[in-house]
RNA sequence: AGAGUUUGAUCAUGGCUCAGAUUGAACGCUGGCGGUAUGCUUAACACAUGCAAGUCGAACGCGAACGUUUCUUCGGAAACAAGUAGAGUGGCGGACGGGGGAGUAACGCGUAGGGAUCUGCCUAGUAGUGGGGGACAACUUAGGGAAACUUGAGCUAAUAGAAACUUAAGCUAAUACCGCAUACGCCCUACGGGGGAAAGCAGGGGAUCUUCGGACCUUGCGCUAUUAGAUGAGCCUGCGUGGGAUUAGCUAGUUGGUAGGGUAAAGGCCUACCAAGGCAACGAUCCGUAGCUGGUUUGAGAGGACGAUCAGCCACACUGGGACUGAGACACGGCCCAGACUCCUACGGGAGGCAGCAGUGGGGAAUAUUGGACAAUGGGCGCAAGCCUGAUCCAGCAAUACCGCGUGUGUGAAGAAGGCCUUAGGGUUGUAAAGCACUUUCAGUAGGGAGGAACAGGAUGAGAUUAAUACUCUCGUCCACUGACGUUACCUACAGAAGAAGCACGGAGUAACUCCUGUGCCAGCAGCCGCGGUAAUACGGAGGGGGCAAGCGUUGUUCGGAAUCACUGGGCGUAAAGCGUACGUAGGCGGCGUUUCUAGUCAGAUGUGAAAGCCCAGGGCUUAACCCUGGAACUGCAUUUGAUACUGGAAUGCUAGAGUGCAGCAGAGGAGUGUGGAAUUCCUGGUGUAGGGGUGAAAUCCGUAGAUAUCUGGAGGAAUACCAAUGGCGAAGGCAGCCUUCUGGCUCGUAACUGACGCUGAGAUCCGAAAGCGUGGGUAGCAAACAGGAUUAGAUACCCUGGUAGUCCACGCCGUAAACGAUGGGUGCUUGUUGUAGGAAGUGUUAACCCUUUCUGUAACGGAGCUAACGCGUUAAGCACCCCGCCUGGGGAGUACGGUCGCAAGAUUAAAACUCAAAGAAAUUGACGGGGACCCGCACAAUUAGUGGAGCAUGUGGUUUAAUUCGACGCAACGCGAAGAACCUUAUCCUGGUCUUGACAUCCUCGGACCGACGAUGAAAGUCGUCUUUCCCUUCGGGAACCGAGUGACAGGUGCUGCAUGGCUGUCGUCAGCUCGUGUCGUGAGAUGUUGGGUUAAGUCCCGUAACGAGCGCAACCCACGCCUCUUGUUGCCAUCAUUAAGUUGGGCACUCUAGAGGGACCGCCGGCGUUAAGCCGGAGGAAGGUGUGGAUGACGUCAAGUCCUCAUGGCCCUUAUGACCAGGGCUACACACGUGUUACAAUGGGAAGUACAAAGGGAAGCAAAGCCGCGAGGUGGAGCAGAUCUCAAAAAACUUUCCUCAGUUCGGAUUGAAGUCUGCAAUUCGACUUCAUGAAGCUGGAAUUACUAGUAAUCGCAGAUCAGCAUGCUGCGGUGAAUGCGUUCUCGGGUCUUGUACACACCGCCCGUCACACCACGAAAGUUGUUUGCACCAGAAGUCGCUGUGUUAACUUCGGAAACAGGCGCCCAAGGUGUGAGCGAUGAUUGGGGUGAAGUCGUAACAAGGUA
Repeated sequence: AGAGUUUGAUCAUGGCUCAGAUUGAACGCUGGCGGUAUGCUUAACACAUGCAAGUCGAACGCGAACGUUUCUUCGGAAACAAGUAGAGUGGCGGACGGGGGAGUAACGCGUAGGGAUCUGCCUAGUAGUGGGGGACAACUUAGGGAAACUUGAGCUAAUAGAAACUUAAGCUAAUACCGCAUACGCCCUACGGGGGAAAGCAGGGGAUCUUCGGACCUUGCGCUAUUAGAUGAGCCUGCGUGGGAUUAGCUAGUUGGUAGGGUAAAGGCCUACCAAGGCAACGAUCCGUAGCUGGUUUGAGAGGACGAUCAGCCACACUGGGACUGAGACACGGCCCAGACUCCUACGGGAGGCAGCAGUGGGGAAUAUUGGACAAUGGGCGCAAGCCUGAUCCAGCAAUACCGCGUGUGUGAAGAAGGCCUUAGGGUUGUAAAGCACUUUCAGUAGGGAGGAACAGGAUGAGAUUAAUACUCUCGUCCACUGACGUUACCUACAGAAGAAGCACGGAGUAACUCCUGUGCCAGCAGCCGCGGUAAUACGGAGGGGGCAAGCGUUGUUCGGAAUCACUGGGCGUAAAGCGUACGUAGGCGGCGUUUCUAGUCAGAUGUGAAAGCCCAGGGCUUAACCCUGGAACUGCAUUUGAUACUGGAAUGCUAGAGUGCAGCAGAGGAGUGUGGAAUUCCUGGUGUAGGGGUGAAAUCCGUAGAUAUCUGGAGGAAUACCAAUGGCGAAGGCAGCCUUCUGGCUCGUAACUGACGCUGAGAUCCGAAAGCGUGGGUAGCAAACAGGAUUAGAUACCCUGGUAGUCCACGCCGUAAACGAUGGGUGCUUGUUGUAGGAAGUGUUAACCCUUUCUGUAACGGAGCUAACGCGUUAAGCACCCCGCCUGGGGAGUACGGUCGCAAGAUUAAAACUCAAAGAAAUUGACGGGGACCCGCACAAUUAGUGGAGCAUGUGGUUUAAUUCGACGCAACGCGAAGAACCUUAUCCUGGUCUUGACAUCCUCGGACCGACGAUGAAAGUCGUCUUUCCCUUCGGGAACCGAGUGACAGGUGCUGCAUGGCUGUCGUCAGCUCGUGUCGUGAGAUGUUGGGUUAAGUCCCGUAACGAGCGCAACCCACGCCUCUUGUUGCCAUCAUUAAGUUGGGCACUCUAGAGGGACCGCCGGCGUUAAGCCGGAGGAAGGUGUGGAUGACGUCAAGUCCUCAUGGCCCUUAUGACCAGGGCUACACACGUGUUACAAUGGGAAGUACAAAGGGAAGCAAAGCCGCGAGGUGGAGCAGAUCUCAAAAAACUUUCCUCAGUUCGGAUUGAAGUCUGCAAUUCGACUUCAUGAAGCUGGAAUUACUAGUAAUCGCAGAUCAGCAUGCUGCGGUGAAUGCGUUCUCGGGUCUUGUACACACCGCCCGUCACACCACGAAAGUUGUUUGCACCAGAAGUCGCUGUGUUAACUUCGGAAACAGGCGCCCAAGGUGUGAGCGAUGAUUGGGGUGAAGUCGUAACAAGGUA
C1' cells in the first nucleotide's frame, strides 16, 4: 500500500466482499511446563448455609464456671487469678472499606471559576475544666403470652434454661441526663442590652495535710468554649457532554418583586400579596436510548466505536414513601409505614432482604473454591498488649489473554523398506528414518536454600518533659521473637532421548498440486466471484506441499481499508443529486479612507490539566511479559501582560457597488374596452342532378323529402394566414389581427443628487402550462368518454363516420409537468471568428446608405482550460469568492403510517421490514432493424422447360409387425450412407438350434504332420465314428509352419457417448474478404491502415490520405477444349501412283488423327471518354478480345453442423454374452402423407418401311464375330481380342415414303392372365427380360414452387462403375439445338459505408403486466389485550411541621408554670381506587399491495422508425 466482483471488451460512477488489528469472548479439534494478568457482558431473577463491624475494664455498675490459697459446722465461705467469660449503661466506629449500574440527558459528569456555609477524629493557638441534683438499664422478683419456633451445652424417653413481646414493684453507678456559677474570645441586637460551657480517667511523686479513701503537685489521655489550618462535604455559575421535528409550541410557584418562614448555607426552597412574566427553530416541551470521566481499541492523522479489570465522581441497596440519630445518612449487613414474594404459626401473630465473600437454583453460547491467613499493606476500637477485618495478601480452577521455554543435537546414501505418482526409464517422501556419536533445559527423584521482617516487646545510652535521677515520649545500641504463601524462588546431584505436536489451508484474491474402478447439478463446498450434469488442482479420500504452532480454526464484536457523510477530504448537464419561478424575514457574507476600542486573532508569563495508562531514558526479576524511578506529554480551560496587520464594535468621511433625477429608444410585457377581414359550420332563397363522403381497400354516414357542387343574403362562436425570423418581450409559466385607456420592466446617453442604502436567502408569501373541480353563462370548429363501421385469431386500439364533457367567458379552487439549457442566484477575471436585434458616438457621403468604435441582448463555430467520455468553451460545465437547495447502491417507494393543505381528485412532508450483487453513465467492437445510401448474384423481372394433378419407380414419415437393423431432419435429411438387401451382404432386427480361451491375435504345456476320403445323425452349424498317411531343417537337445486337447493372461463387441476426440465432409461461398509489424491518435476498449473519389469479377487497380509496409485469400502458375509450328508414323490416315467388293494390298506420312514439346492474347495498336491515372466504350488485326470457355483449387472463421456403423481413439459397459456359428424369416409390410424421378396425356405426334452421322468407355471366372435355330427374350457356335488391330456396337433423335385425323384414339401404357428365356445351390415371400392377350388413371394439372444466360435450356440416344442376375438412380459421352435479359421498384441471399439499440447464447435476442400456485415480511381492519403517561376527583399509612393544651410526668421553677411523653386537629404525601384522554406494543376473521420461486396461462407494452416514434 491494495485486491475480487456489473461488460464481448473499456473507462468512470457505485454498492457488496476480502486481506489487518482488536476481544472480559464462545464453539470445534488438539494439548508439555512456567511467569504475569483476567474470569455472570444474560435475570437490579430468587436465594439454603457459613462468614463479611466491631472495639474499649485506662468511662460505669453487675458478674459466673473451672483453677490456686486459706478457713470450714464438710453443706460450704472468703481471698487471689482478675474485676476474666458474659450480657447491660456509656464512648467511638457501623456515612469508611466491599458490591453491582436499575434509574438519570441532569450542574449527573468533565473542565475552569465563584462565595452565602458546615466539618468528628488530626495540627497550631487562646481561655477554662467550679459546685450541685434527680433518674434509667443491667440485676433481682412476680406475671401475661406461646402450648410454637430458633441457638448453645449436656442428654435424648423426658425435661431444664435463655432470647424476642409486654405489665407492675423495688435497688443502684457513671465520662449517661439536668440545673446553678463563671465567660477573654463566641452568638444575637433596635447598639440600650441580652444569651450560652465543661468530665473525668490512668501513671508517678519529694515536701505539706488527711476522715487513710485521698487532698496537693506533675505527666499523659480526655472534656468545654473559641480562633486559625488541614481534610472532607454542601451550594452556585460559564463552557462542553447522544438520537428523533412523522414531538412546535411549553410553563400558574410558572418568571420577577416585597414581607415572613425555613436551612449549616444563597435561592420560589416554602407561604402571603403584587406584577405578567419566563423558555423556544442557536430546537423549548415530549418520546425513546444511556451512569459520566481518566482511559481502552482502531486509525498516518483528523476521526470512529466502546466505558470489563485499575483509578476519580454519581446514583442505587427486594419495590415505593418517610423521617430519626449523628460531625457526616434520609443510612447495603439501622428504624417506621405501604406493597409483592418467601418462611414459621397452636391462626391470635411473628421473621426476612447476598447488586459483601464463597456457594445454590434459574436464565444463558458462556464465566471459578461453601479454600488459607491476618505474615505484609490498609482500616475500626483501644494508652497499649491486642481484638476485629471474605478490605487485603495468598493458594485452588480455566490455554481466557500476553510473555518465555521445551518436545532433542551432530553425523549418516545402500538415496533401504513402505506409501504416492509415473511417459514404466524413473521421480518423490528424503538425511527424513534406521545406524553411529553426543547433550540433559523442562518435567521426575533426592538434598541444600535466600528474600518478602519493619514495627511492637525487653535491656540500655542520650535528649525532651518535669520540682524530679518517677512516669511518658523521641533517637541510637544490644537481646530474643513474629511467614498464610511454602515441599517458595534459586542452587546441586542422579538416570535416561528418555515423558511432551497439533490445527486449519492449497480455483482466484493468497504462500502451497497431483492421483482415485470415489461421486456425477447427486452428495456436498462457498466470506465474494463461484465449483459439482462421467476425465472436478473448488465435493470426499490419499500422497506430497505451503502457513501458524501449545495452539490452530470457526462464529460474534469494534475500528480500518471506506475519500462509501469527504473539517483534514466528495459531489449535483447525461451516473444519485439545482426547489417551477420570483420577492423577501431571520441568518450568513460584504466597497475605499481616518480615528478609537481590543471581542475574535497572535505572543509571553502564571495557575490548573489527580494518580495509573501511552511515549522516552534508566533500573529490578536469568530474558520477556510484568514491576519500579525520573522525564516528556496531556494538543484544554482560566487569569494576566503585551501586539494591532486582518475580521469585528464605535465615530466621522468618500464615490468606483447600488439607487434617484434629466433627455431618448425598441418590444406578441400585463389588465380592460371597442372593432375588422378570411375560413369552417348552420339557416333562407336561386341554379342544378345523382351521387357525395371516406379509405390501403371498404363500410357505417349524407342524398330524389333534391345532397355534393355553385350564387345571393343572414346567424353565431372560436382562432388571428401572409408579415414570421436559431426575431422581440417577460422572473418563470408564457405572450401574436387592428384601435384605444391604464400600467410594469429593460436598455442607451448624461453625470445633477443620495452615500454602501449591497448579495444570498431557512421558514413565510405572490405568481405558476395543461388537465381537473365548484357556480353561472356560452358552444362554430375540434374532441376524452360513448356509439357505429372497418382491421384482426381477438382489437375494449391504431383507420373511418358520428359525438358528450371539455376547449371559450366571469368569479373561486387546485399547485402539479421531460415546469428542460435535464445546467440555483450574485460578483470579478481569462485568446478569438461570424451572424442577428436594440441604442449611442465618429469618418465618408447631397441624400439613401456604407464603414469603424462602443454598450446591452440573442445565436453558430472554436482556442486555452475543464470533463469518465460525450461535450462545455466571455451567455463556461474555465479560474476564484459569497449564500441557498439537494445527493450517498438497486428494488421495496416517492409507497405505508402520522401530520399539514384541498370540495374532491389529490398534493406535500416521508420511512421500515424484506430482497438482490448488482442497478446505472459515456464511449468501443460486433450482431440485428417491418432504418438509410451504394453494389452484386438465374435473386427478381423477361424467356424456355418443368414440379405440384395421373400411373409407376425410388426414398422418408407414419402405421403395422415376432422383426420391419442403424444413421441422416430447414436451406445444408428424404434416387442420402447404399457404385446395386432372393441366400450371402446383414449389423442381437426377429424365431429357433449351438459354442465358451472362443470365428480372429500373442504366449505356455502335451500330443499329432497337416491335408485327404468315407459313414451315421441333423434344417444347417455341429456332434459321433472309420480309413489312409508320417512333411521340412537339425549342432539330434530341438526348431519352423499347421492341426487337436488343456490352462489362464486375454481375445471379441456395427454395444453407449460425434456434447470427450483425431481424421474426413457439408454449409455460408469461389462470397471478397480476414489479419499482422512499425508508426500515429485515444486515459482505455479500440481506431487508423482496410475509410474517401473513381474503377473492377475481385481489398482488382489508380488518385487522395498519419500512415508506411507485409501475410492468408483474389488473380496468375496446373488440367481439358479451341488456332498454329516441330517431332512420331502403327493398329491410325489416303492428296498423288498402282490394286481391291472393301485403305483390301503395295506405296506414302502431305492431310486427319495420335501424344509429346513449343508458339499465341498483353487493353499490345488506333480513336473517344476519363484527373495527363486506373480503367471503360468502339474499331483494326486475329483461330480466339478484354479473367477466351470449362474444370481443379475453398482465406480467418460460423453452425458443440454430420460421422464412434469406413478408419483411428479416451472413458464407460458386456464377458457360458451386448462375443462367435447356423437355418428360416425380416430390412420388399400398407389406410395414408411428403420429397426426388420416370412415362404420358398426343399430330412439332404415334405406327410401318427405308437411309445416314458420333464421342467416350469396357472386355480373360471376360467381350464375343460370322454362321445356324427361335416371332422374341435367347440358344447353339467359338473366328478374333489383354485391344487406335477383335468385340460390346444397333447410336437415337434426324431425313425419305406411307398410314392414322382429334377420339380416352393406331394416344397412354399401368394392372392382370397365360406361355417362356436368362442368371444363380435356390427366383414362393422377393429378380430382370420375352411373346400373346388385357388396356387402368391420365385430355397439360389449385395454392404454391424449381432449374436455366449459349453449344446453355430443351430434346435424343451411347457408355461405365457396382454387379452371378437386377437402374426410370448415379457418373461420364456425344447428336440436334433455341428463346429472353426493359431494368434493379419489389422477394431471397451476400458485400461496403452510415444510423439507432435496453441485443452480446447477439432478433429463434431482450423483455412487460394481469391471472393461477407456494413461501416471506409489511400495511389496513370490527375489535381484544398489555404497558407508559396526562388531567380531574376520592382516599390517605408512616412521618416531619403547624395548631391545640385533654391526660400523665423525677430533675428547673419566681410554684403561676416551663418542658417532655401520650393524645386530638390540620397541611403535605406513598400505595390504592374511580372517571376520561393520549402515546407505544402484541394479537385479530378478513383484506391490500409488495418481494421471491419453477420449464404454468393470456397477450406482446418497451428496446430498431420495435412495426401507431
Background
Small-subunit ribosomal RNA from an uncultured prokaryote, 1509 nucleotides, folded computationally. The sequence is in RNAcentral, with records from ENA.